[in-house]
Context: one part of a larger RNA
RNA sequence: GGCAUACGGUGGAUGUCUUGGCGUUGAGAGGCGAUGAAGGACGUGGAAACCUGCGAUAAGCCCAGGGGAGUUGGUAAACGAGCUGUGAUCCUGGGAUUUCCGAAUGGGGCAACCCACCCGCUUCGGCGGGUAUCCGGCGCUGAAUGCAUAGGCGUCGGAAGCGAACCCGGAGAACUGAUACAUCUCAGUACCCGGUGGAAGAGAAAGCAACCGCGAUUCCGUGAGUAGCGGCGAGCGAAAGCGGACCAGCCCAAACCCGUCUUCGGACGGGGGUUUGGACGCCAACAUGGUACUUUGGAUCGUCUGUGAACCUUCUGGAAAGUUGGACCACAGCGGGUGACAGUCCCGUAGCAGACGUGAAGGAGGCCUCGGCGCACCAGAGUAGUACGGAGCUCGUGAAACUCCGUAUGAAGAUGGGGGGACCACCCUCCAAGGCUAAAUACUCCUCAACGACCGAUAGUGGACCAGUAAGGCGACUGAACGAUGAAAAGCACCCCGACAAGGGGAGUGAAAAGCACCUGAAACCGUAUGCUU
Numbered sequence: 001g002g003c004a005u006a007c008g009g010u011g012g013a014u015g016u017c018u019u020g021g022c023g024u025u026g027a028g029a030g031g032c033g034a035u036g037a038a039g040g041a042c043g044u045g046g047a048a049a050c051c052u053g054c055g056a057u058a059a060g061c062c063c064a065g066g067g068g069a070g071u072u073g074g075u076a077a078a079c080g081a082g083c084u085g086u087g088a089u090c091c092u093g094g095g096a097u098u099u100c101c102g103a104a105u106g107g108g109g110c111a112a113c114c115c116a117c118c119c120g121c122u123u124c125g126g127c128g129g130g131u132a133u134c135c136g137g138c139g140c141u142g143a144a145u146g147c148a149u150a151g152g153c154g155u156c157g158g159a160a161g162c163g164a165a166c167c168c169g170g171a172g173a174a175c176u177g178a179u180a181c182a183u184c185u186c187a188g189u190a191c192c193c194g195g196u197g198g199a200a201g202a203g204a205a206a207g208c209a210a211c212c213g214c215g216a217u218u219c220c221g222u223g224a225g226u227a228g229c230g231g232c233g234a235g236c237g238a239a240a241g242c243g244g245a246c247c248a249g250c251c252c253a254a255a256c257c258c259g260u261c262u263u264c265g266g267a268c269g270g271g272g273g274u275u276u277g278g279a280c281g282c283c284a285a286c287a288u289g290g291u292a293c294u295u296u297g298g299a300u301c302g303u304c305u306g307u308g309a310a311c312c313u314u315c316u317g318g319a320a321a322g323u324u325g326g327a328c329c330a331c332a333g334c335g336g337g338u339g340a341c342a343g344u345c346c347c348g349u350a351g352c353a354g355a356c357g358u359g360a361a362g363g364a365g366g367c368c369u370c371g372g373c374g375c376a377c378c379a380g381a382g383u384a385g386u387a388c389g390g391a392g393c394u395c396g397u398g399a400a401a402c403u404c405c406g407u408a409u410g411a412a413g414a415u416g417g418g419g420g421g422a423c424c425a426c427c428c429u430c431c432a433a434g435g436c437u438a439a440a441u442a443c444u445c446c447u448c449a450a451c452g453a454c455c456g457a458u459a460g461u462g463g464a465c466c467a468g469u470a471a472g473g474c475g476a477c478u479g480a481a482c483g484a485u486g487a488a489a490a491g492c493a494c495c496c497c498g499a500c501a502a503g504g505g506g507a508g509u510g511a512a513a514a515g516c517a518c519c520u521g522a523a524a525c526c527g528u529a530u531g532c533u534u
Stems, first nucleotide, its partner, number of pairs: 001533009015519001016484002020455002022452007029444002031162002039101003042055003046079001049075003061095006070083003106115003116131006133159009166197001167195004177184001181231001207214002218245005228236002249436003252380001256271006277378002280374004289368003293365004301357007311326002315322001327344002329333001335347003385409008395421001416431005471478002491518001494506004
């Protein structure tokens, strides 16, 4: 030095656990903000720090309700001083206060700071209020320039900023794929901007269909990887129909009538009316349904609060919920805690009650809703269409319809017009150029409840622990590690060695030292002893 065995040290694997995560489902909520938000700075306690709460009235003030014995938030015990059956602490709801920064808004500024003006009050210390910009309404004033207008001033109302995704619109890549690459693809994706809502968008046929018919929109399944598109490459990729979810339809403009005004062109207001077209004239009729508006109504559901059944014993043990014996409750044997495994010990749970919120069905009111003949008055114009240039559709210019945009041109008038994939005829179908519209659908920053062949501390969120922290970076930004004594601190009084240490030896606590470097305590690694061996 090696090997083996034994006993240790170190180390923190493993096992068990869970305060934290992850996911799903069902409800709720879907916004906050100039009445100053989100987010912060600085303060605030008897007492230093941080967290939490709060704001110079500062772990709080007032009111109402609940509750009923303790209490002055946490790490974090002790002390001090208090509060409390004259009902505290605590919980729910409402109110008051709410420094400074921040859209930040009196001006400025290197955020949390500096400097003002006007009005009112003043104990003369100060206190309260106002003073940004833009848009809209109203009023006053008022240039060049006569009327006017621009502008200015005042006042009232609104906006702004923040927020996870969903939604609509504007603008819009490249890597990549095509075994290179340019059309193409990735993809109208990512990113950026604007806007609304709890959903948004779409939506009551100038639609589909096919000679049969359907009857707004949206979403799901199918149709179907079909029809198609495509350097016919890579690849892209419908619709009708059918089956479901949900169902809801309406209002203007115009014709005609009335009123007011008129520059005599018309304008405005009311009625009428809106595609089973209407107006107007005549005839007939007085019914049936609907309702998204108003009111009543209170089902249901939710939140909070209260109430809420029933057990003792034997043995083992440190401890009984285990064991033994005999009982009981159950609309409650979900779950958690308690010194091991508890329906009956505690918190709860089922059920019940109250307050508040929610607001269904139903009722009432208002409103809407029907036929025939005639007449030929009305039915959305720089529109439809066309040409050129583009875009969207499965459609890459193609035989290319249809929809939308730009430039130019530019109809008809229901005996009219659009569409049915070039175009024409026949036939069928619909009525553009105005508007509104729940539900079925999408999402989850957030709240509550329940659940999981989800994780269990190198896992699960980056974050179970004072984490977007420590730390790194000029910065944009990047970004950790760290859980477990014990049932209970009972956290080792006292003695000895030592330096008034650390540490150790006794003693004591405890079921056990598990002794705060604390459950278990693997391996690597380092020792001590013994044996064998070089």